[in-house]
Molecule: FMN riboswitch aptamer (RFN element)
Organism: Aquiluna sp.
């Protein structure tokens, strides 16, 4: 110092008008882009998160036996396990750009012109409102130990 190993902190953003009995959801016009990576900078390249299904394995309550105790309560082993709640691993699945200019390199920068965007909810259909979320989390950033 490499590597470990404990902590702490940080980690998602966007409206307004019109019509109408109601719309931030329909028109019309805007507005937003987690993470790491990529010879030069990414919503659209390549890979993660997260949501969504699906197995597997512990945990926890449940239920039944037994032993203690036995007034209520409560405790120990053992089975049932998917019955229930949640967790960890794994696998699945999950949206969209191109042209042209610069240059050694750019679907990333510039210029034009597009595209895309879970679930539930919501007197009228959602990226943009409400919810699960004061969650979770891909990562970052720091201390301290350690240590050659």
């Nucleotide at each position: 110092a490499c590597a470990g190993u404990u902590c702490u902190u940080c980690g998602g953003g966007g409206u307004c008008a019109g019509u109408g009995a109601a719309a931030a959801u329909c028109u019309g016009a805007g507005c937003c882009g987690g993470c790491g990576g990529u010879g030069a900078g990414a919503g659209u390249c390549c890979g993660c998160g997260a949501c969504c299904c699906g197995a597997u394995u512990g945990c926890a309550a449940c239920u039944c036996u037994u032993g203690c105790a036995g007034c209520c309560a409560g405790u120990a082993a053992g089975a049932g396990c998917g019955u229930u709640g949640g967790a960890a691993u794994c696998g699945g699945u999950u949206g969209a750009a191109u042209c042209g200019g610069u240059g050694a390199a750019a679907u990333u920068c510039c210029g034009a012109u597009a595209c895309c965007g879970a679930c539930g909810g919501u007197u009228a259909a959602a990226g943009u409102c409400c919810g699960g979320a004061u969650g979770g989390g891909a990562g970052a950033a720091g201390a301290a130990c350690c240590u050659a």